[in-house]
Context: one part of a larger RNA
């Protein structure tokens, strides 16, 4: 100069950032993922209709609990622990790969069939939950038929072992229907596009007071296993691989874009934000899936914590708030889906602590103000003084004058496009910002230094004592160095001073 800053004194306003660096410590309480009835079978609750004596019956599907089923929940969000590594970055391969939802080109959707939940009745159980029975429904499940592909065998082309092209035998795995009637969804298969996995050149701390290390360890063969390459695993076989250009081991530490500093070289650093990885209490395993070894999913398993009738259950804020603790030290248990985004629906519309605003804090950056003009042989007070007067000083006071700001009051938006639909609606911020009027000089200035470095000095008080100092260094009786006043100097809603980098 700079800071995610914290402390001491002091404080008007507005805009735009930004705010647990410490214990990845533990969490009370709400809320952070649903959604579709245009796949299903139905109607708990309310709406409406008929009936009525009634807290009631019967319809309807405007709606719609729970239950079946599809999608979504893998992505948004938090963290920075652990990783010294192909984790980033940078450039590259894939003749070794996967890819829902999107888009587009051809082909398709025929037949048939058996259960279940919910409901209904019954039972266990402190609870959390759970067993039995009888009934049904689908875009749910499953047979069977058509059809190129996977896949096998021969042949030909290219030429880089699993590539490309065109025919030719075998072989085989598909579908569902809905709907206010024109739309929506379904299956196959080629081809985009997105997004992902693996591989590889090469970069970038520190320690030799770590010198050797390594047995799946280095390679091959056969084989398994994945989407797919391989010791990724496995069986047999060789005895290899690394390394002083530092292997192995300790210790630190997410990475990068970028921000700081510096004329550059370069040091130092990685907060907010944007990209990548890690992780979502600690370990572990796998199921579903297109994708997870899954932050608010499942199963062990250990530690906390809660409840228990002592048999056994339930948690998981490194989601937004918020609570103890820890620390110098860091916000509100706001407000809205109006915008942009996401999810899910044909829509409407639902859900969205992603966002968007608001609120607190001078925490940092920019801007605005705390008045303006006159006004003396110069009050008054205070401090000096050679006692004469100097200094504070046009400074006040006294007069004209203005109204940023403030305060009341009035108007009053942009941000909205979309969508339904043919004239209708939609703003949380917000009665905010802005116009414009009224009224008053009115409510608004500390702080720190003053021997030298370094811009300001004198008096008076203490007497190596109080005390001061970055650093020289002051103070033992005239201290421009402690302290306190006059009075100057820097700065300025800030001013010192302290942590850290440069």
């Nucleotide at each position: 100069g700079a800071c995610g800053a914290a402390c001491g004194c002091u404080g008007g306003c507005g805009g735009c950032g930004u705010g647990c660096u410490u214990a990845a410590c533990a969490c009370a309480u709400g809320c952070a993922a649903g959604u579709c009835g245009a796949a299903c079978g139905g109607a708990a609750a309310g709406g409406c209709c008929u009936u009525u004596u009634c807290u009631g019956a019967c319809g309807u599907a405007c709606u719609c609990a729970a239950u079946u089923g599809g999608c979504u929940a893998a992505c948004g969000g938090a963290u920075g622990a652990g990783u010294a590594a192909c984790a980033c970055a940078u450039g590259g391969g894939u003749g070794a790969u996967c890819u829902g939802c999107c888009c587009u080109g051809c082909a398709c959707u025929c037949u048939g069939g058996g259960a279940u939940a919910a409901a209904c009745c019954u039972g266990g159980c402190a609870g959390a939950c759970u067993g039995g029975g009888u009934c049904u429904a689908a875009u749910a499940c499953c047979u069977g038929a058509u059809a190129g592909a996977a896949c096998c065998g021969a042949a030909c082309u290219u030429u880089a072992u699993u590539g490309u092209g065109a025919g030719u035998g075998g072989g085989g795995g598909a579908a569902a229907g809905a709907u206010u009637u024109u739309u929506c969804u379904g299956c196959g298969u080629a081809g985009g596009a997105u997004g992902a996995u693996c591989c590889c050149c090469c970069c970038g701390c520190c320690u030799a007071u770590c010198a050797u290390c390594u047995u799946g360890u280095u390679g091959g063969u056969g084989g398994g296993g994945u989407a797919a390459u391989g010791g990724c695993c496995u069986a047999c076989c060789a005895a290899c691989g690394c390394g002083g250009c530092g292997a192995c081991g300790a210790c630190u530490a997410g990475c990068c874009g970028g921000a700081c500093u510096g004329a550059u070289a370069a040091g130092a650093u990685g907060g907010u934000c944007u990209g990548c990885c890690g992780c979502c209490u600690u370990g572990u395993u796998a199921c579903u899936g297109a994708u997870a070894u899954a932050c608010u999913g499942c199963c062990c398993a250990c530690a906390c914590u809660a409840c228990u009738a002592c048999u056994g259950c339930a948690g998981g804020c490194a989601g937004c708030a918020g609570u103890g603790g820890g620390g110098a030290a860091u916000a509100u248990u706001g407000c809205a889906c109006a915008a942009u985004g996401g999810g899910c629906g044909c829509a409407a519309g639902c859900c969205u602590g992603a966002u968007g605003c608001a609120g607190c804090g001078a925490c940092g950056c920019c801007g605005c103000c705390u008045g303006g003009g006159g006004g003396a042989u110069g009050a008054c007070g205070a401090c000096c003084u050679u006692c004469u007067u100097g200094u504070u000083g046009u400074a006040a006071a006294c007069u004209c004058c203005u109204u940023u700001c403030u305060c009341c009051a009035c108007u009053g938006a942009c941000g909205a496009a979309g969508a339904a639909u043919u004239u209708u609606g939609u703003g949380a911020c917000u009665g905010a910002a802005c116009c414009u009027g009224c009224a008053u000089a009115a409510a608004a200035a500390a702080c720190a230094c003053c021997c030298g470095c370094u811009a300001a000095c004198u008096a008076c008080c203490u007497g190596c004592c109080u005390g001061c100092a970055a650093c020289c260094g002051c103070c033992g009786u005239a201290a421009u160095a402690c302290a306190u006043a006059c009075g100057g100097u820097g700065c300025a809603a800030g001013c010192g001073a302290u942590c850290u980098c440069c």
This is a predicted structure of a 502-nucleotide part of an RNA (small-subunit ribosomal RNA, 5' domain) from an uncultured bacterium. RNAcentral holds the full RNA, with entries from ENA and SILVA. The prediction has a mean pLDDT of 81. Rfam family: Bacterial small subunit ribosomal RNA.